The RNA shown here (Glycine riboswitch aptamer) has 87 nucleotides and comes from a Gammaproteobacteria bacterium.
Lineage of the source: Bacteria > Pseudomonadati > Pseudomonadota > Gammaproteobacteria.
The coordinates come from a structure-prediction model, not an experiment, and the mean pLDDT is 75.
The sequence was found by an Rfam model in a public genome assembly.
RNA sequence: UAGGCCGUGAUGGGAGAGAUCUCCUCGUGAGACGCCGAAGGCGCAACCCGCCCGGAAACGCUCAGGCAAAAGGACCGUCACCGCUAC
Numbered sequence: 001u002a003g004g005c006c007g008u009g010a011u012g013g014g015a016g017a018g019a020u021c022u023c024c025u026c027g028u029g030a031g032a033c034g035c036c037g038a039a040g041g042c043g044c045a046a047c048c049c050g051c052c053c054g055g056a057a058a059c060g061c062u063c064a065g066g067c068a069a070a071a072g073g074a075c076c077g078u079c080a081c082c083g084c085u086a087c
Base pairs, nucleotide, nucleotide: 001086003085004084005083007081008080009079010078011077012076013075018033020032021031022030023029034067035066036065040063041061042060043059047055048054
């Protein structure tokens, strides 16, 4: 110098599935059945690595979470900071 990558923060976008039923102390509480997958978690694997009970998904499971709104939300964009790297 202004590119790349990791992490963190801010900000914008961000899906799916019953505003089901019952009880009641009327609180977004408890229970029942039916569902959803994009917090997290677990499992297999393409693949990576190279010898190890290795790493690994947006796939699968649904423990957790969620099924009006709110909140949350993988992921993506922008900005800032920090570290590494390139010239």